[in-house]
RNA sequence: GCCGCGGUGGCGUAGCGGUAGCGUGGGGGCCUGUGGAGCCCCUGGCCCGGGUUCGAAUCCCGGCCGCGGCC
Numbered sequence: 001g002c003c004g005c006g007g008u009g010g011c012g013u014a015g016c017g018g019u020a021g022c023g024u025g026g027g028g029g030c031c032u033g034u035g036g037a038g039c040c041c042c043u044g045g046c047c048c049g050g051g052u053u054c055g056a057a058u059c060c061c062g063g064c065c066g067c068g069g070c071c
Base pairs, nucleotide, nucleotide: 001070002069003068004067005066006065007064010024011023012022013021018054025043026042027041028040029039030038047063048062049061050060051059
């Protein structure tokens, strides 16, 4: 330099054009002899910039970063 895959809350992970879900973490409460166990509520996210579309996390182009391969 070229090719492929990936980038989603603090961390891990789903989504495949129509309200971004789950686990864990954090905050509050309930329960309990106590509790770090169990239950309930809240919190917080689509890497960046363009394009297509009524509508983009999702499709297209460029960039950045990570992993793998080729030279």
The RNA shown here (transfer RNA) has 71 nucleotides and comes from a Thermoproteota archaeon. Its mean pLDDT, the model's own confidence on a scale to 100, is 82. The RNAcentral record of the sequence draws on ENA. Rfam family: tRNA. Its family is annotated with triplet codon-amino acid adaptor activity in the Gene Ontology. Rfam classes the family as a transfer RNA.